Context: one part of a larger RNA
RNA sequence: CGCAGGAGCGUUGAGGGGUCCCGACCUUAGUACGAGAGGACCGGGUUGGACGGACCGCUCGUGUACCAGCUGUCACGCCAGUGGCAACGCUGGGUAGCGAUGUCCGGACGGGAUAACCGCUGAAUGCAUCUAAGUGGGAAGCCCUCCCCAAGAUGAACGCUCCCGACGCGCAAGCGUCCUGAAGGGCCCUCGGAGACUACGAGGUAAUAGGCGGCAGGUGUACAGGUCCGCAAGGAUGUAAGCCGAGCCGUACUAAUCGCCCGUGAGG
Numbered sequence: 001c002g003c004a005g006g007a008g009c010g011u012u013g014a015g016g017g018g019u020c021c022c023g024a025c026c027u028u029a030g031u032a033c034g035a036g037a038g039g040a041c042c043g044g045g046u047u048g049g050a051c052g053g054a055c056c057g058c059u060c061g062u063g064u065a066c067c068a069g070c071u072g073u074c075a076c077g078c079c080a081g082u083g084g085c086a087a088c089g090c091u092g093g094g095u096a097g098c099g100a101u102g103u104c105c106g107g108a109c110g111g112g113a114u115a116a117c118c119g120c121u122g123a124a125u126g127c128a129u130c131u132a133a134g135u136g137g138g139a140a141g142c143c144c145u146c147c148c149c150a151a152g153a154u155g156a157a158c159g160c161u162c163c164c165g166a167c168g169c170g171c172a173a174g175c176g177u178c179c180u181g182a183a184g185g186g187c188c189c190u191c192g193g194a195g196a197c198u199a200c201g202a203g204g205u206a207a208u209a210g211g212c213g214g215c216a217g218g219u220g221u222a223c224a225g226g227u228c229c230g231c232a233a234g235g236a237u238g239u240a241a242g243c244c245g246a247g248c249c250g251u252a253c254u255a256a257u258c259g260c261c262c263g264u265g266a267g268g
Stems, first nucleotide, its partner, number of pairs: 001152001005163007015149004021049007033038001051106005059100004066093005071086006110144003117137004164267001165178005179265001184262004188204005208255003211251004218244001230239003
């Protein structure tokens, strides 16, 4: 820009993309078959590998400042207590999130048309012949079935709902004057497991973000004490104060202020 008024939602699916994998064991059955050795088709069940998708309750990892321990040095006058720097100074752990080594799920079933191949009926050729007329069966493959995208599918589809004036002129599209500026959308702002930008989504007086409360949860850990020392235990360990980024619930205290713009008037 188009989709013959504008708008918000919801669909259809032309078409396109993805997937399509391979074992082992048990059973049928030591059956059919076979002199024996050996040893099935068909069918049923179980369990794996690789690959793919999703997820984070479990396990494991990360988690650059969440907690603690430790060293050197400088500073806060000194002790104590802290802070800076030293690869996040080093070490031990670790919430959310993200991830795989973790968890769940997938390939199926079924239908249609076929390939090689196997047939039925059957002439040319009184026989024979799956083929010439006709007609069946038959693949992990093809078309569907499953998952994803999808109406610029210009062949521009469909459904629901919402919105829009008077007068004059003109056959009409339309033009002029006055009034109007709808439904809806955007700008801007607070943000987001959305994201390179954009887009998408949640909000803009409301729980969107921050703060606060709280709580609850979770983690790590044993701080402070002005004499010293957490306590119990031989120890493993237990207990649990303080602190605590992202999590949960709540609360308008702070910030989403005030506003502006686009979009018209019933539609060849």
The part of an RNA shown here (large-subunit ribosomal RNA, domain VI) has 268 nucleotides and comes from a Pseudomonadota bacterium. Model confidence (mean pLDDT): 82 of 100. The organism belongs to Pseudomonadota, within Bacteria.